[in-house]
RNA sequence: CGGGGCGUGGCGCAGGGGUAGCGCGUCUGCUUUGGGAGCAGAAAGUCGCUGGUUCAAAUCCGGCCGCCCCGA
Numbered sequence: 001c002g003g004g005g006c007g008u009g010g011c012g013c014a015g016g017g018g019u020a021g022c023g024c025g026u027c028u029g030c031u032u033u034g035g036g037a038g039c040a041g042a043a044a045g046u047c048g049c050u051g052g053u054u055c056a057a058a059u060c061c062g063g064c065c066g067c068c069c070c071g072a
Base pairs, nucleotide, nucleotide: 001071002070003069004068005067006066007065010024011023012022013021018055026042027041028040029039030038048064049063050062051061052060
């Protein structure tokens, strides 16, 4: 310098046009002498940044940033 992949709650990931979910974790309640386990409920993400397309963008397109891989 060129090519490719990835970036989404605290962590690991899904979702690939119709306003985001799962597991683990956290918090509250029940249960327990207490803890753990179990059950019920809740909080937490303007989807890396910025433009564009669209009635509508996490999703499609451009640029940039970060990480990883390949080539020179």
Predicted 3D model of a 72-nucleotide RNA (transfer RNA) from uncultured Mailhella sp. It matches the Rfam family "tRNA". The source organism's lineage runs through Bacteria, Desulfovibrionia, Desulfovibrionales, Desulfovibrionaceae and Mailhella. The coordinates come from a structure-prediction model, not an experiment, and the mean pLDDT is 83.